[in-house]
Molecule: Bacterial RNase P class A
Organism: Chloroflexota bacterium
RNA sequence: CAGGUUGGCCGGAUGGUCGCUCUCCUGCUGCGGCAGGGGGGAGGAAAGUCCGCUCUCCACAGGGCGCGGUGCUGGCUAACAGCCAGGCGGGGAAACCCGACGGCAGAGUGCCACAGAGAAGUGUAUUGCCCCGCGCGAGCGGGGUGAGGGUGAAACGGUGGUGUAAGAGACCACCGGCGCGGCCAGCGAUGGUCGCGGCCAGGCAAACCCCACCGGGAGCAAGGUCAAGCAGGCGCAUUGGGGCGGCCCGUCCCGCAAAAAGCGCCGGGUAGACUGCUAGAGCUUCCGAGUAAUCGGAAGUCGAGAUAGAUGACCGUCCUCGACAGAAAGCGGCUUAUAAGGCCGACCUGGAUA
Numbered sequence: 001c002a003g004g005u006u007g008g009c010c011g012g013a014u015g016g017u018c019g020c021u022c023u024c025c026u027g028c029u030g031c032g033g034c035a036g037g038g039g040g041g042a043g044g045a046a047a048g049u050c051c052g053c054u055c056u057c058c059a060c061a062g063g064g065c066g067c068g069g070u071g072c073u074g075g076c077u078a079a080c081a082g083c084c085a086g087g088c089g090g091g092g093a094a095a096c097c098c099g100a101c102g103g104c105a106g107a108g109u110g111c112c113a114c115a116g117a118g119a120a121g122u123g124u125a126u127u128g129c130c131c132c133g134c135g136c137g138a139g140c141g142g143g144g145u146g147a148g149g150g151u152g153a154a155a156c157g158g159u160g161g162u163g164u165a166a167g168a169g170a171c172c173a174c175c176g177g178c179g180c181g182g183c184c185a186g187c188g189a190u191g192g193u194c195g196c197g198g199c200c201a202g203g204c205a206a207a208c209c210c211c212a213c214c215g216g217g218a219g220c221a222a223g224g225u226c227a228a229g230c231a232g233g234c235g236c237a238u239u240g241g242g243g244c245g246g247c248c249c250g251u252c253c254c255g256c257a258a259a260a261a262g263c264g265c266c267g268g269g270u271a272g273a274c275u276g277c278u279a280g281a282g283c284u285u286c287c288g289a290g291u292a293a294u295c296g297g298a299a300g301u302c303g304a305g306a307u308a309g310a311u312g313a314c315c316g317u318c319c320u321c322g323a324c325a326g327a328a329a330g331c332g333g334c335u336u337a338u339a340a341g342g343c344c345g346a347c348c349u350g351g352a353u354a
Base pairs, nucleotide, nucleotide: 001350002349003348004347005346006345007344008343009342010341012318013317014316015315016314017313018312020041021040022039023038024037025036026035027034028033043324047335048334050333051332052331053330054329055219056218057217058216062249063248064247065246067215068214069213070212071211072086073085074084075083076082087101088099089098090097091096102210103209108208109207110204111203112202126149127148128145129144130143131142132141133140134139157175158174159173160172161171162170176200177199178197179196180195181194182193183192184191185190223275224274225273226272232266233265234264235263236262240254241253242252243251244250282301283300284299285298286297287296288295289294
C1' cells in the first nucleotide's frame, strides 16, 4: 500500500423571521386563560411484537395434572431463547464465522421418495466369479459366493496378508469407529494415553417421544380518584352457591329453608377531568478486580411526556449533499431496514521499503 475479517462513533450543521409543545419565574385575569423572560423537546433502530422483566389487578396462600418453553460446560445478569469465556462439530488459506449442541434410535412408535437385486436383523440377490453335470459350439440345469462393477444422499469399515474351488472379519497384523476399564490434565464440557473385546445393519428426535430444568393468568385500553347522569327488572341451591386461566386437591367468602356474598340474563346512563406518566436494574468520567461479559468505589449530571396526539414553514451560508425512518407506562435483549454516507481502531493474508 492492497484485499479480507471484526469492533466502535456520528448520522446534516449554523444565522435570522414567524409558528407548536412541556416546565419554571414575574405580572394580569372575566379563573377559561393572556403577556414577557429562563430552560427542555424523537431513534440506532423509535420498526417487528419475537423473548425476558419492573409495575398493576385477579381478596390471601399453595400442591398436582395438563399445557408451554429451554437443552454442551462454566460464568454474568433483575431475568432471558440474551451476553462472555471455553469444549465439540462444520465452513474458511487465515483472521474469523455458523451451530439444528441431552438420549447405546436396544423404552416404544414412525420415516428414508425415485433409482436399484436389495434401504434394516444375517435373509434376498442384479452384472459377475467358482465348482459339478450335459453340449461340437453358442449355451442349458444344479450348487456355492456376495470380494470387484453398476444404482443411489447412503448398501454389511479400510490397507496388506493367510486361507478358499472361488471368495468373505472366516482368520491375522496395523488403522478407523464402537463398548468396557485404568491413569493423567481440567471446576467442567472434554482431551491425551494404556489395556481388553471381531462388537462392525445405517441415517433422521427442527419426526412423535423419553429425560433434566424452568413457567399462575391478564395486561397502561393494567389500575386509582373526582365530577356528571340514569331505571331498573328477572333468575339461581342443601346432593349448598361463588372466587382462585382449564381440571383435581386445597383454601377463602356467603349462606343453611330464605335471602344474599356473588353469579347469569335483559334493559338504561356515562365516554368528561385528574392521576398512573417518567429520577431510573439511568447516564458520563476516573480508580480497582476480572481473559471477558460484568462488578465494586468516588465524583459529576438530569436529556420528550403528547392525548384527534407537539418540534413546522420561509430566507441565507457551510459541507460528508443527507439513507432507513417518528415516542404513547418503562427497561434489558434479539431480529429486520439502511444502493446517503463520513470517521477511528484491532487482527489475518499478500506486496514493497528499511